[in-house]
RNA sequence: AGAGUUUGAUCCUGGCUCAGAUUGAACGCUGGCGGCAUGCUUAACACAUGCAAGUCGAACGCGAACGUACCUUCGGGUACUAGUAGAGUGGCGGACGGGUGAGUAAUGCUUGGGAAUCUGCCCAGUAGUGGGGGAUAACUCGGGGAAACUCGAGCUAAUACCGCAUACGCCCUACGGGGGAAAGAUUUAUCGCUAUUGGAUGAGCCCAAGUCAGAUUAGCUUGUUGGUGGGGUAAAGGCCCACCAAGGCAACGAUCUGUAGCUGGUCUGAGAGGACGAUCAGCCACACUGGGACUGAGACACGGCCCAGACUCCUACGGGAGGCAGCAGUGGGGAAUAUUGGACAAUGGGCGAAAGCCUGAUCCAGCAAUGCCGCGUGUGUGAAGAAGGCCUGCGGGUUGUAAAGCACUUUUUUAAGGGAAGAACGUAACCAGGUUAAGAGCUAGGUUACUUGACGGUACCUUACGAAUAAGCACCGGCUAACUCCGUGCCAGCAGCCGCGGUAAUACGGAGGGUGCAAGCGUUAAUCGGAAUUACUGGGCGUAAAGAGUACGUAGGCGGUUAUUUAAGUCGGAUGUGAAAGCCCCGGGCUCAACCUGGGAAUUGCAUUCGAUACUGGAUGACUAGAAUUUGGCAGAGGCUGGCGGAAUUCCCGGUGUAGCGGUGAAAUGCGUAGAUAUCGGGAGGAACAUCAGUGGCGAAGGCGGCCAGCUGGGUCAAAAUUGACGCUGAGGUACGAAAGCGUGGGGAGCAAACAGGAUUAGAUACCCUGGUAGUCCACGCCCUAAACGAUGAGAACUAGACGUUGGGUCCAACUAUAAGGGCUUAGUGUCGCAGCUAACGCGAUAAGUUCUCCGCCUGGGGAGUACGGCCGCAAGGUUGAAACUCAAAGGAAUUGACGGGGGCCCGCACAAGCGGUGGAGCAUGUGGUUUAAUUCGAUGCAACGCGAAGAACCUUACCAGCCCUUGACAUCCUCGGAACUUUCUAGAGAUAGAUUGGUGCCUUCGGGAACCGAGUGACAGGUGCUGCAUGGCUGUCGUCAGCUCGUGUCGUGAGAUGUUGGGUUAAGUCCCGUAACGAGCGCAACCCUUGUCCUUAGUUGCCAGCAUUUUGGGUGGGAACUCUAAGGAGACUGCCGGUGACAAACCGGAGGAAGGUGGGGAUGACGUCAAGUCAUCAUGGCCCUUAUGGGCUGGGCUACACACGUGCUACAAUGGCCGGUACAGAGGGCUGCAAACCCGCGAGGGGAAGCUAAUCUCACAAAACCGGUCGUAGUCCGGAUCGCAGUCUGCAACUCGACUGCGUGAAGUCGGAAUCGCUAGUAAUCGCAGAUCAGAAUGCUGCGGUGAAUACGUUCCCGGGCCUUGUACACACCGCCCGUCACACCAUGGGAGUGGGUUGCAAAAGAAGUGGGUAGCUUAACCUUCGGGAGGGCGCUCACCACUUUGUGAUUCAUGACUGGGGUGAAGUCGUAACAAGGUAGCCGUAGGGGAACCUGCGGCUG
Repeated sequence: AGAGUUUGAUCCUGGCUCAGAUUGAACGCUGGCGGCAUGCUUAACACAUGCAAGUCGAACGCGAACGUACCUUCGGGUACUAGUAGAGUGGCGGACGGGUGAGUAAUGCUUGGGAAUCUGCCCAGUAGUGGGGGAUAACUCGGGGAAACUCGAGCUAAUACCGCAUACGCCCUACGGGGGAAAGAUUUAUCGCUAUUGGAUGAGCCCAAGUCAGAUUAGCUUGUUGGUGGGGUAAAGGCCCACCAAGGCAACGAUCUGUAGCUGGUCUGAGAGGACGAUCAGCCACACUGGGACUGAGACACGGCCCAGACUCCUACGGGAGGCAGCAGUGGGGAAUAUUGGACAAUGGGCGAAAGCCUGAUCCAGCAAUGCCGCGUGUGUGAAGAAGGCCUGCGGGUUGUAAAGCACUUUUUUAAGGGAAGAACGUAACCAGGUUAAGAGCUAGGUUACUUGACGGUACCUUACGAAUAAGCACCGGCUAACUCCGUGCCAGCAGCCGCGGUAAUACGGAGGGUGCAAGCGUUAAUCGGAAUUACUGGGCGUAAAGAGUACGUAGGCGGUUAUUUAAGUCGGAUGUGAAAGCCCCGGGCUCAACCUGGGAAUUGCAUUCGAUACUGGAUGACUAGAAUUUGGCAGAGGCUGGCGGAAUUCCCGGUGUAGCGGUGAAAUGCGUAGAUAUCGGGAGGAACAUCAGUGGCGAAGGCGGCCAGCUGGGUCAAAAUUGACGCUGAGGUACGAAAGCGUGGGGAGCAAACAGGAUUAGAUACCCUGGUAGUCCACGCCCUAAACGAUGAGAACUAGACGUUGGGUCCAACUAUAAGGGCUUAGUGUCGCAGCUAACGCGAUAAGUUCUCCGCCUGGGGAGUACGGCCGCAAGGUUGAAACUCAAAGGAAUUGACGGGGGCCCGCACAAGCGGUGGAGCAUGUGGUUUAAUUCGAUGCAACGCGAAGAACCUUACCAGCCCUUGACAUCCUCGGAACUUUCUAGAGAUAGAUUGGUGCCUUCGGGAACCGAGUGACAGGUGCUGCAUGGCUGUCGUCAGCUCGUGUCGUGAGAUGUUGGGUUAAGUCCCGUAACGAGCGCAACCCUUGUCCUUAGUUGCCAGCAUUUUGGGUGGGAACUCUAAGGAGACUGCCGGUGACAAACCGGAGGAAGGUGGGGAUGACGUCAAGUCAUCAUGGCCCUUAUGGGCUGGGCUACACACGUGCUACAAUGGCCGGUACAGAGGGCUGCAAACCCGCGAGGGGAAGCUAAUCUCACAAAACCGGUCGUAGUCCGGAUCGCAGUCUGCAACUCGACUGCGUGAAGUCGGAAUCGCUAGUAAUCGCAGAUCAGAAUGCUGCGGUGAAUACGUUCCCGGGCCUUGUACACACCGCCCGUCACACCAUGGGAGUGGGUUGCAAAAGAAGUGGGUAGCUUAACCUUCGGGAGGGCGCUCACCACUUUGUGAUUCAUGACUGGGGUGAAGUCGUAACAAGGUAGCCGUAGGGGAACCUGCGGCUG
C1' cells in the first nucleotide's frame, strides 16, 4: 500500500466481498512447562449452608459454670477457677471498606468558576471542667405466648438523663437587652469532657459550556415565570405558603418517545475521526418492589427501623421470620465464566492507652491455553540416496539427511540434597533526653536479647538417570504462500466474494506431497480499518443517484472604498488547573520478556491576567466604482379589458343539375332518386387567426401571434444630475404555475377520450374507416402536477479568437437630398473554436474553465415515491415519506461485432425475361413411421434422404434364433511333440468329431537353427461395445465470396482506431489518385493440366495428296504432304488506333488475328464459423466385456407395409408410335479376361475357337438424325405396370430374394393444386456409347461424344453475399432480449370486526406507616409552684400531604386475528407480444377514460 466482482472487451460511477489489528469471548480438533494478568457480557432471576462489623473493664452496675481441693447434717457449703466466661447500660464504629449498573438524557457526569453553608475523629490557638437531682436496663419475683417476644412489681450504677451556677470569646437583638456548657477514669502523669477561633479533610448548594437518536414528536408550562411578605433548611432558592403581575421555554429543536450510568481511558486509525466504557481509578445511582421517617457530624442507611405489595419459610392457625447486586456455594437462564480453600505473615480499616480482638477489604493458594510473554519437544554427523508410501513418460522422481546407524548435550520432566527475600513491628533489659519538687511510672531516640511467614515440599542453586517425558491445527482454483493421484458424476457435497460438481474435478471426499502458524490452530460473533462508501482534513449534482416548475421575500449567512476608535473573534506571554494509573521518552528490578517501578514529557482543554491590532466584528465620520432615482429616446406575439375584420369548415333556405358521393392498402359501415356529392346566391353560429414568420422578438417561469383603442409591468440606449452600500442569497412563508381533471352557470362550428358500427386479424377490447358524448370555448371558484428540459439554482469577478443575427448609440458622413455598406461600442440571441475542464460524449465569455457568497439536493438495485401517520383538496389526488424482505449487481459514456419489417453503393440463374422439369400416374431407389425374434449401424434445414453402399441370394453382416469353442479366428514369449501338407470314409444342418492314405522337406560349424502344424501354462489376444461434447486425420458449409491480418509509426486514459476509410475503376483489398501513415504476409491474379490456331521433330499398329498396283478392303508397293498420335515451341500483352476519363487507373469502339480483354473448362478453397459430420475407413485417451459385448457354424433378417416425404426412370403421344432402308462419333475396358468368323435357337443364349498383354485383335451394329411406308386423336398400332405360362445365364444354392428372353395379359396415366427446382452457349433440352463396383444383379454414379435452342428491359421486389453509414436495452449475438395478467409453492409486510398485554395523560375515589399542624379525651419522674396547679412531654382523636390500590375516559406501543391488498423469490406452466431496430402504430412524461393482460385512445409537453 491494495485486491476480486457488472462487460465480448474498455473507461467511469457504484455497491458487495477479502487481506490487517483487536476481544471479559464461545465452539471444533489438539495439548509439555513456567511467569504475569483475567474469568456471569444472559435472569437488578430465586436462594439451602457457613462466614463478610465489631470493639472498649483505662465509662458503669452485675456476674456464672465445668473442673480441682477441703468440709458436710449428704440437702449442700467454702476456696481456687474469677471479678474470668457472659449478657446488659454507656461510648465509638455499623454513612468506611465490599457488590451491582436496574433507574437516570439530567436532581447525573466532565471541565472551569461561584457564595449563602456544615464538618465526628485529626492539627494549632484561647478559656473552662463548680455544685446538685431524679430515673432505668441488667438482676430478683410473678404473669402471658407454640415461638418470636412481651407485661407487671421491686432493687441499682455511670463518661446514660435533667436542672442550677459561671461566660474572655460565642449566638440573637427592636441595640434597651436577652440566651446558652461540661464527665469523668486512673498508684499524679496522661487520656478524656465543654465553649469557641482558625486549619486540614469530607460533604451540601449555585452558575457557564460540553454530553445519543427520532420533526412520521411543533408547540410546552398554572407553582408555571417573576415580585412582596412569611415558613422551612446547615445553607441561597417557588423548596413550601398567602397575595399581586402574566409571564417563562421553543426551529441555535422546547415538549414527547426510544435508548443509555458518566469519566480517566480501551480498541482501531497516518491523522482527523469511529466504536466501546470488562478488569484498575474518580463521580453518581441502587440494595426483594414501592413509600416513609428516626438516630446521628454524616443516612432517608446492602448485612438498621416502620408501613404496603409479591415471594419463600416456621406455626400449636392465634401469630411470627426473611432479603447474597458482600466471599464461597446452589438451582435456573445461557454459546458461556472458577473453590461452600488458607491466613491476618504483609498493606489498609474499626475499636482500644496498649497488648490485642475483628476484618471473604486484602495477601495467597486452587480451577480454566481465556489472553500476553518466555522456554522446550533435542544437537552434530550420516547416501546403500535403505525399506515402506505416493507418482511415473517405466528411465526414474519424491518423501529425503529425513529415518536407521555413529558421536554428543540435559534446558524441561522425575528423584534427592541445599536454600533466600518478602520482617516493619512487638516484648524484655540497658543507655540516655523529656515529664515531676523528686523517685516510680510513662515516653521521642539508641543498643542488646527473644519472638512473629498463609504462600511453602516457594523462587533459586547443586547432584543423579537418560533422547529419555513433550506437535498439532488450518490451508493448497483466483484474491492468497502452497499440486498430483484415486473415488464420485449437477449426486454426495464445497463456498468469504467470484464460483466449483452433469465420467479425465489442482475447487467435493480420501491419500501422497507442499505451504502457513505453532502449544496452539481454525471457525463463529463483534468493533475499527481498508471505505475519499457521509468527504472538517477529504466527495459530488448536463447524460451515472442528485438543481426545488418559477419568482418575491422573513429569519439567518455573506458583503464596496477610506479615517479614527474599541479589542469580541484572532495572535503572543505569564499564572492556576487539566487526580493517580494508562500512552510516549530516559533509567532501574525480576536470567530475558510480559510484568513491576523512579523521573520526565504529554494531557492539543478550561479559567484568570498582561500585551499586539494586519484581517473579521462593534462604534463614529467621510466617499462613489455596487445598487437605486430623475430626464429624453427605442424595440417588442409582455399582461388585462372592450370593440371590429376577412378567409375557411359546418348547418339552414333558395336556384342549377343527376346518380352516385364518401372512404381505403383493398373494402365496408355511412350519405343519396324523399334529389346527395358538385356548383351559384342568401343567411346563422362558434372557434381559430394562413401569408408576413425568421435557431426573429417579449416574459421570472408556465407561456405569448388578425386589426384598433384604453389601462398597465418590465427591458434597453444616451447624456447629465441626485441618494450614498440603500447590496447578494434566501430555511420557513407568499404569489404565479401547460395540459388533463373538478364545481356552478353559459356556449357548442370544427375536432374528439368514452361509446356504436364497419374493416383487418388466429383473436383485435388497437392501429385504418364512418359516426359520436364529455371535453376543447367564456365567466367565477378549485386542482398544483409534466421529459414544468439547457435534464445545467441565483448573484459577482476574471480568462484567445472567428462568423452570423435582433435592438440602441456613435464614426466614415461635409451638403440640397438619398444611405447601401463598413469600423467602434452596448444589451440580447446563435454557430464554430484556443487554453482549461470532463469517465467519455462534449462544454468552451450565454462555461460543464478559474474563483467567491448563499440556498436546494444525492449516497447500490429492487421493494417504492409504496405503506402508515401528518398537512392540503369537493373529488381525482398532491406533499412529506419508511421498514421487513431480496439481489451482486443496477447504471453512464465510448469500442468491436451481430442484427434491423434503417439508409446508401455493388454482386450472384437472386429476381425478372426465357427453356425444360418436380409436385398428379405407374414403377425404381432412399428416408420417416409402423411392424418384427431381427427388420444391424450411422447421416437429419440449406450443408440427411439413387447419402456411407463403385453394387445385402450364402459370404458381405456388424442384427435375430439355435448349435458349438474358451490362451481363443489373429500377434509375441515359454515348454513338449510333430515336417508342412495330402487322400478317402462315417456321423451331423454345419461348425466339429472319429477313423484312414500318401508324405519325411530347407540350412548347418552336426551342437543346432528357420518356417509350419498340434497340445499345455500364463502373461495376453479380441470387441463394427460407449463417448465425434476427450482427440488426430479426413470431409462438408458459408464460398472461388474478396476478404483476413501483421511490423513500425501516429491518435486515444483505454477497449481500440489508423493502414483496410475517401474519389474513380475492376471478376477481384484489381489498379490509379488522394491520404499519418509507410511497408509486409495469407488470400485474388499468374505459374499447372486440358481444349481452340500454327510451326518444328518423329512416322507404327495410325494417314493416303500425288505415283504404281489391287480380289476394290490403305489391301499392297511406296510416300512423310494431310488427318492423327506425342514431345517441344510460337501465339494474346489492353500490345496498336480513335473516343471518354483527372495528362491516372480504367472503360467504350475499331483494326489485325484461330482466339480479345481472367478465350472455354479443370485442378487450386485465406483468417475463420457451425462443440457441423465421422470412435462403423484408419489411428487414438478414458471407460466397459473377458466360458463373453470375443470366436465358429446353419437358417433367417437388412428386401416387411395402412401410410408420409425426397431423388429418379417411363409415360400420357403425331416435333409421335411401329415397320423397312441407310449415315456419322468420342472416350474407354480386356489373361480368373475381351472374344471374331462360322453353326444352332424367334430370342435371352448355346456350340465353336481364329486373334489380342492391344492406335494391330476384341467388346462394338452408336442412337437420335435422314429416306420411304403405316397409324389419324382413340385410353389408341399411345403407355407399359401387374399377373400367368415357358425358358436362358451366373452361381454350392435364384423359395424368402437375381437379371434377361419368348408368348399371353394390358392397370394408372389425356401434361399435373398450393408450392417448388435447374439452366446464360456448344449451355439448356434431347440422343445414344463406355467404365468402376461386380460370379450374377443399374432407371444410380462417373465419364464420352451426336443433334442443338430461347432469353436477359433491367435491379423495384424475394433469397444469399460484400463495403460504408445509422440505431440498439442484442454479445449463446433477433432462433436475441424482454413486459404484464392468470395458475401453483414459499417468505416478509400493509389493512382488518376485534382480542390480550405494557407505558402514560386527565378527572375522581382511596388512604397504611410517617412527618407537620390542631386538640375540648386520657396520662405524665426530674423544672417552677401560692402545692390548687403550671410549663413541658406521651398516648389518643383530628386536618394536610402521600405509597399500594380502584373507577371512568383518552393517548401510545407490542403481540395476535377470520378475511383481504399489493410485494418478493421460485426448474422446463398458461395467455398474448407492450419495450429494445423506424421493434413493425417512434418512444417517453403528466392527466383522464377504457380494456383478460401487457396496454389502447384523447389533450398538452419532451427528443433521451
Molecule: small-subunit ribosomal RNA
Organism: marine sediment metagenome